[in-house]
RNA sequence: CUCAUCCAGAGGAGCAGAGGGAACGGCCCGAUGAAGCUCCAGCAACCCCCCGGCAACGUCGACGGGAAGGUGCUAAUGCCGACAGCUAUCGCGCUGUACGAUGAG
Repeated sequence: CUCAUCCAGAGGAGCAGAGGGAACGGCCCGAUGAAGCUCCAGCAACCCCCCGGCAACGUCGACGGGAAGGUGCUAAUGCCGACAGCUAUCGCGCUGUACGAUGAG
């Protein structure tokens, strides 16, 4: 840089000791213990792998299932919003964009 996904799901212990939820505005979480580190457990199915299955010989592949390995994740929809559009207007709601996160290349 490109593509895909982001309203589902899944936490305990030990050390530590005041911050954290990306940034901004809100709103929250936190001494009944934040960040961080370690261990164990779990979730998920992006990659890899395995099985089934669809027409044909086979491969690839749509689809369904599994979860050993590589990542990721385990408060709140990416916590909500911002910018644009639709809804007569505000609000609610919806769609798109931007930003961000994760994976693959």